[in-house]
RNA sequence: GGGGCUGUAGUCUAACCUGGUAGGACGGCGCGCUCCAGACGCGUUGGCGGGGGUUCAAAUCCUCCCGGCCCCA
Numbered sequence: 001g002g003g004g005c006u007g008u009a010g011u012c013u014a015a016c017c018u019g020g021u022a023g024g025a026c027g028g029c030g031c032g033c034u035c036c037a038g039a040c041g042c043g044u045u046g047g048c049g050g051g052g053g054u055u056c057a058a059a060u061c062c063u064c065c066c067g068g069c070c071c072c073a
Stems, first nucleotide, its partner, number of pairs: 001072007010026004020056001027045006049065005
């Protein structure tokens, strides 16, 4: 220098191909239960790496950039 894969909450992950209310688990917080705690039950909290474009509508499509991994030279 060229090419490929990848990035979603504090952590892991689904939806992406085929655009239409971002879902689940763990965790945090509150309540119930308990002498207390754990377990269990109920409620709640928080997220699409960044910019631009297309579109009525973008996590999803296009493009540039940033981070990570791999291959070629």
Notes:
The RNA shown here (transfer RNA) has 73 nucleotides and comes from a Candidatus Aenigmatarchaeota archaeon. Its Rfam family is "tRNA". From the family's description: Transfer RNA (tRNA) molecules are approximately 80 nucleotides in length. Rfam links the family to the GO term triplet codon-amino acid adaptor activity. The family's RNA type in Rfam is transfer RNA.